The prediction has a mean pLDDT of 77.
This is a predicted complex of two RNAs, RNase P RNA and transfer RNA, with 474 nucleotides together.
It holds a member of the Rfam family "Bacterial RNase P class A". By type it is a ribozyme. Its family is annotated with ribonuclease P activity, dimeric ribonuclease P complex and tRNA processing in the Gene Ontology.
Formats: sequence, structure tokens, C1' cells
RNA sequence: UUGGCACGCCGGGCGGUCGCCCGCCGAACAGGCGGGAGGAAAGUCCGAACACCACAGGGCAGCGAGCCGGAUAACGUCCGGGCACCAGAUUGUAAGAUCAGGUGACGACAAGUGCAACAGAGAACAGACCGGCCUUCAAUGAAGGUCACGGGUGAAACGGUGAGGUAAGAGCUCACCGGCGCGAGCUGGUAACAGCACGCGGCCAGGCAAACUCCUCGCGGUGCAAGGCCAAAUAGGGAAACGAGAUGCGGGCGGCCCGUCCGCGUGCCGGAGCGAUCCGGCGGCGUUUCCGGGUAGGCUGCUCGAGCCGUCAUGGCAACAUACGGCCCAGAUGAAUGAUCGCCGAUCGUCUUUCGAGGCGGUUGACAGAAUUCGGCUUACAAGGCGUGCCAACACU
RNA sequence: GCCCCCGUCGUCUAGAGGCCCAGGACGCCACCCUUUCAAGGUGGAAAUCGCGGGUUCGAAUCCCGCCGGGGGCACCA
Repeated sequence: UUGGCACGCCGGGCGGUCGCCCGCCGAACAGGCGGGAGGAAAGUCCGAACACCACAGGGCAGCGAGCCGGAUAACGUCCGGGCACCAGAUUGUAAGAUCAGGUGACGACAAGUGCAACAGAGAACAGACCGGCCUUCAAUGAAGGUCACGGGUGAAACGGUGAGGUAAGAGCUCACCGGCGCGAGCUGGUAACAGCACGCGGCCAGGCAAACUCCUCGCGGUGCAAGGCCAAAUAGGGAAACGAGAUGCGGGCGGCCCGUCCGCGUGCCGGAGCGAUCCGGCGGCGUUUCCGGGUAGGCUGCUCGAGCCGUCAUGGCAACAUACGGCCCAGAUGAAUGAUCGCCGAUCGUCUUUCGAGGCGGUUGACAGAAUUCGGCUUACAAGGCGUGCCAACACU
Repeated sequence: GCCCCCGUCGUCUAGAGGCCCAGGACGCCACCCUUUCAAGGUGGAAAUCGCGGGUUCGAAUCCCGCCGGGGGCACCA
């Protein structure tokens, strides 16, 4: 330099004509002016705003978050750092060191409980299949004992080197090295952590918490079909359960319990009794559930908001914050946001060329479409362009 | 718009870390029986556990993200 692959970003611009939706002016359905989809409007996975549930909470259960610091209204998001792992480059005999990059649901398995198929002798305070050693015997063998050093199995088999020791061995003991834990320190750092040095302990402690669990922290529910107002219509209906002034019933307060709050006009008939009262039946009322009936209308919530754009501003490594200036940018509801033409841009083909470019003819494409509103995450994505990384070829040094 | 649930042979299902390259019933295929069909008997095929990724030695099962399907929620009295 060319080609390929992966990832990230951009997601054409201006104007005319005819329509559609909304706002303003207007008496007006005339006319005029202004505005009209997205980076994901999607999935509805997190976090909030807002609204309602009669603002009393506590315990248990449940759910969620989980290295450290910062950002933020908040977050499971973002930024920076630490640690671990992965593949690579450089250097080195090697161990390792350095560099830039990627990934990480990254508290605790040295509190307890549990799990580990198959293979293997043995799967977690273990274990004698082969093997080593010792003893005995009827002796190329057999039986018993001892040994975790070697082999083999497996995803995983209980530190390394050397010496002592022993029948043979083994942290069995010792020296050195490595690791871990505990105690008390120093240095750097806000911290996570890193580095250094000391003492003690043969402690050598395997894996899994997206196994139960433990620790720390947090957590009410329902979602704009929330909620408020108006209108229309009907069988203003039926059934079941529960309830009577307090040691009761029903409902709310997150699932349960405690506790607490709210609501609960009684009346009639018959019988027993001197009476208080009790029993049975009925009606009304209240609450809950079910069945049946009616309407498928309007207004509001509704879009100015943690808002958008800019500054080679200020602070900060950054996320971001602050200051200043500018802007108003969809609110539909069987649900608008479209069609077409021209110019520019982009790109493809072809022709011309004075190699600067120009002419002609095409294409302008994917994913997808607002529905109370924001901040994120995740997923989908065409032509073409830009950027980063890797691979291959060629050229040069 | 909001909320909830489900997905395993053609169909209905079992399964809840290893005994499962997944078991059963109906259906399907072949053979036996029968003159033939049905019934009966014997055997067989049939599932990338919706898809992708992760945790784990090991995933239908645990976790995350997608895909598909189903259900509920209006107001009045």
C1' cells in the first nucleotide's frame, strides 16, 4: 500500500406541489402561520418521577445487591483504580520480568451442612490394585503385617530439595525454599491493595455458594386501563358466607404473626322464663366472593422537562459538574407523521479526457416505527464512509 | 399500554445436577396370528429438551439474554 475478518460510530441535506395529525390567529369545517418518530420509538430487564391505596410500627419469612473510590435524583448503570484469569509481543537458557490489550455475578468453603456420575484400590482427618519392605510357612508361591516414596485411574489423589531416621518408608524429625493463618509493625495509597521486615504455628488447610447457608447493606403494593370530573344506559337484579356495641365480625397497614387504625341504624314474628336473658324464623343494612345486566362516549392526567444545542470557557485523569449564551422540539386514541418532483451530496455502470475532471443512465437501501415521562441495560440493523485491532500478500528500511 | 404464566418424540406427559446420547401412554412402521380386516402378541423408529451464552469436572434441570405461544387488567349499577 492492497485485500479479508471482527468491533465501534455516522444513519444524507435543502426546497416545491398534493394530502394527514396537533397548536395559535380567526365567526368559520374558509384562509394564514408554526411544529410533526428513533438510535434503538423494540424487549419491558433494572432505576426513578408522578398518582392512588384511611401515613403505626415491630418480629419472622421472602426478594435483591455484594473488591475499593468516585459520578448521579437514583440504579444491577457509568468512570477511575485494585486483584485474578486469558491469549499475545519484547527480553531471558529457564524461572520470571516488562509492555499494550481482553475477560471477570470479584464478600465468606480456614463457621456448619451437603455434592462429586464413570474410571479408579481409594474422592476428603481417605486409601494397599501394581509395587517396596518385614515375618511365617508345606517356599519361582501363599498368608499376615507395614509403607503414601514410585506406577496407574481421574476434572480433581493431601507442598519442593537435601539430610537424618527406618526393616522399608513418610513433615516422622531437622535445614533451606515456597505457601497459608494468627499476632504486632513500618512504608506508599482516601481505600481496595501493594511492598518490606519480625515473632509464633508442621498449619500445608483441594473444588463447588449461578448448592443450602453465614455476614454486610437495601427493599410496602399497584401501574396513566394509576387517578380526577362529566355524560349515557339497565333487571338499580340474584345467590352464598359472615356480622351486632366488645374477650365480636369485616376490611386496611407487603406474605404470616403480634400490634394498630377504619367501618359496623337495628327491627319484626313465634316459643321458654316472674324477669335478666335464651332458642328458632324473617326483613333491612354492611363487607367479601360468584352469577347475571348495561355502556364501549367526552374532558383531564398530557407533555417545559433530573429538557435540547453550543463554548477550542472553568474544575476534574475520566464519568460528570458549574458558568454563560441560545432554543421550544409530536401529543395521536381503530391511533397522524405519507406520496411525488427538482437540486446538491453519496455510490454503481458506461463513455470522453488536455489526467485536473466532465457527460449520460441507474440506486439512495437495513433494523424498525412514539402512546404518562425520564436515566440506563439488552437485543436487531442495509449501501456507503470514518476509526481501532488482527491476519495475509507485496514494496522499502 | 401494563402485568403474569408456559415451552421435552406427531400428540399428551415423566424428570427437580451424574443412574438420561432422556422414560411412559396413544399414534406410526415391520413381523407373527387370521381366508382377510379389526383386536391381540413381538420388535423397531421417532426428541439439537424453543434458541444462544455462562456457572460446574458434568446442565432438560441452576443463572443471564433472546424467540414463540397463552392468559388477565376498562367503566357503570